[in-house]
Predicted 3D model of a 106-nucleotide RNA (SAM riboswitch aptamer (S box leader)) from Flavobacteriales bacterium UBA1494. The source organism's lineage runs through Bacteria, Pseudomonadati, Bacteroidota, Flavobacteriia and Flavobacteriales. Its mean pLDDT, the model's own confidence on a scale to 100, is 76. Of the family's consensus pairs, 91% are formed in the model.
This record gives sequence, structure tokens and C1' cells, in this order.
RNA sequence: UAGUUAUCACGAAAGGUGGAGGGACAGGCCCUACGAAACCUUGGCAAACGGUUGAAACCCAGUGCCAAUUCCUGUUUCAGAUAUUUAAUCUGGAUUAAGAUAAGUU
Repeated sequence: UAGUUAUCACGAAAGGUGGAGGGACAGGCCCUACGAAACCUUGGCAAACGGUUGAAACCCAGUGCCAAUUCCUGUUUCAGAUAUUUAAUCUGGAUUAAGAUAAGUU
């Protein structure tokens, strides 16, 4: 780098430095000078990895994570409602793409 598997409706702070951006991308909609991103310290959350076990529970916590369902939609479709010549809009599902994290493979 590439691809495989699993999870993504739960959960989780404060201070300092810093100064305008950030929520992957696009369209929305949000967060932010009652201070963004990033970095540091301490704290916390916990699927998998590790330990233990017949198997679980449990322990651990290197990574990771600590606004909003992966904030919503994005591929293909089903049903219902509005409307009703077409078409369009809304709501609820299924499925798929993309993304994030981990493990092992290449």
C1' cells in the first nucleotide's frame, strides 16, 4: 500500500499552551473569542488484543476513544402517506458504497 473479519443507538472530564477553525469528503445542519484545530498534564470510557476460564463472568488496558445514531443524506430498492396526467415531497425499513477503530494477513 492492498485487501479480510468484527464493531460503529451505549459509554467517557478538567487544567495549561495555542490562537480560527472544526464536525473525513459533497449537500445540509451544527459546534466554536462563555474560546476551534493541534500539543502537554492528569482523569475517565471500553469492542477487540493480552491474562484467566471447560465456556463465560472478571482482570488488564499497549492502541483507540471522551458534542449531536458514523450528526443526517449520498448506492440500489420496498411499503405507506400527501398529491394524483406525469412527476415530486415526507415517513419508516432493507441493502450497498464511503468513512472511523482494532486484530491478523499481504